Model confidence (mean pLDDT): 89 of 100. The part of an RNA shown here (large-subunit ribosomal RNA, domain IV) has 316 nucleotides and comes from a metagenome.
Context: one part of a larger RNA
RNA sequence: GGGUAGUUAAGGAACUCGGCAAAUUGACCCCGUAACUUCGGGAAAAGGGGUGCUCCAGAGAUGGAGCCGCAGUGAAUAGGCCCAGGCAACUGUUUAGCAAAAACACAGGUCUCUGCGAAAUCGAAAGAUGAAGUAUAGGGGCUGACACCUGCCCAGUGCUGGAAGGUUAAGAGGAGGGGUGCAAGCUCCGAAUCGAAGCCCCAGUGAACGGCGGCCGUAACUAUAACGGUCCUAAGGUAGCGAAAUUCCUUGUCGGGUAAGUUCCGACCCGCACGAAUGGUGUAAUGAUCUGGGCACUGUCUCAACUACCCGCCCG
Numbered sequence: 001g002g003g004u005a006g007u008u009a010a011g012g013a014a015c016u017c018g019g020c021a022a023a024u025u026g027a028c029c030c031c032g033u034a035a036c037u038u039c040g041g042g043a044a045a046a047g048g049g050g051u052g053c054u055c056c057a058g059a060g061a062u063g064g065a066g067c068c069g070c071a072g073u074g075a076a077u078a079g080g081c082c083c084a085g086g087c088a089a090c091u092g093u094u095u096a097g098c099a100a101a102a103a104c105a106c107a108g109g110u111c112u113c114u115g116c117g118a119a120a121u122c123g124a125a126a127g128a129u130g131a132a133g134u135a136u137a138g139g140g141g142c143u144g145a146c147a148c149c150u151g152c153c154c155a156g157u158g159c160u161g162g163a164a165g166g167u168u169a170a171g172a173g174g175a176g177g178g179g180u181g182c183a184a185g186c187u188c189c190g191a192a193u194c195g196a197a198g199c200c201c202c203a204g205u206g207a208a209c210g211g212c213g214g215c216c217g218u219a220a221c222u223a224u225a226a227c228g229g230u231c232c233u234a235a236g237g238u239a240g241c242g243a244a245a246u247u248c249c250u251u252g253u254c255g256g257g258u259a260a261g262u263u264c265c266g267a268c269c270c271g272c273a274c275g276a277a278u279g280g281u282g283u284a285a286u287g288a289u290c291u292g293g294g295c296a297c298u299g300u301c302u303c304a305a306c307u308a309c310c311c312g313c314c315c316g
Base pairs, nucleotide, nucleotide: 001311002310003309004308005307006306007305008304010302011301014300019297027051028050029049030048031047036041038145052067053066054065055064056063057062068072080295081294082293083292084291085290086289087287088286092104093103108143109142110141111140112139113138114137120129121128122127146282147281148280149279151212152211153210156209157208158205159204160203161202162201165200166199167198171194172193176189177188178187179186180185213231214230215229216228217227240274241271252268253267254266255265256264
């Protein structure tokens, strides 16, 4: 000097990115217990009190009297708690060896394919899975409990449908022509015309891939614009939410909390660049989740000290 334990005056988070670490709490019995809520929960909420031994009474529960200690779950083992918010409903799953999460999954929702020798998948095939199942079944995509909802656009792309028309391969067809031959013939080229699917074309379809405007003017203070004009578009973002896991400017502005708050909470809306199953907004419960605040508690700190054991260093 270090490691691992232990204790500490006064203060008590002043430490720090952050209460990280440590401390507090802790068992059993009794009392008591809020908002909110899907009425199950929340809840061991929170917050209080008790706990040994001896004698007596009693069936016991228990009651009475007494005794000792600083201390009676006498050692050890044994939740710290509360408030508010983000995300994900939940229990689960995951990067074996830097990530456990808001990621994956999930019940539930919805779209689509599939009529059975099913679709789909593996396999040159036979065959197998699907399934010894049969649309209340099976495969695929998206979303992700529950509650309230899920707006507009089919122009492009995709998918589905379409007895017409256009284009069109092989093939059919042979007008007409070439070579050769005395000829019959043989052999080439070949125009109309008839030819599928596909594409063009016509419709439908968004819980299919996706998309969801600009400029100018206008009210009797000002400001603003319910209103009007114009250009463009397939259609111009509805409800709800909003400086947000999304806001650049930005530490936006106002309010709350603090003596002081780039974080946090509540509002506002000027949304650089939210928005409705690439789901929108809420939400009790849940979470080794993330964020802010408080009580308790403490060597985290002011500011360090001591003790035990071990290591290092010196001597032998």
The full RNA is in RNAcentral, with records from SILVA.